[in-house]
């Protein structure tokens, strides 16, 4: 230098054909216990990497940029 893939909650990751953004763990609260842990229930937490485009409508499609992983030279 070239090619491919990845970027979504604090962490690990889903999200099919464009139509209301989710799970587990972690966190907070509650139930239970003499108390703690465990278990169970509830709650909160998101500019979907950044910017632009297409569209009635974008996490999803297109382009540019940034970061990361792998390969080729």
């Nucleotide at each position: 230098g070239c090619c491919a893939c990845c970027u979504u909650a604090g962490c690990u990751c889903a999200g099919u054909c464009g139509g209301u953004g989710g799970a587990g763990c972690a966190a907070g609260c509650g139930u239970u216990u003499c108390g703690u842990a465990a278990a169970c229930g509830c709650u909160a937490g998101g500019u979907c990497g950044u910017g632009a485009g297409u569209u009635c409508g974008a996490g999803u499609c297109u382009c540019a940029c940034a970061g990361g992983u792998g390969g080729c030279u």

RNAcentral holds the sequence, with entries from ENA. This is a predicted structure of a 73-nucleotide RNA (transfer RNA) from a Chloroflexota bacterium. The coordinates come from a structure-prediction model, not an experiment, and the mean pLDDT is 83. Taxonomically the source falls in Chloroflexota (Bacteria, Bacillati).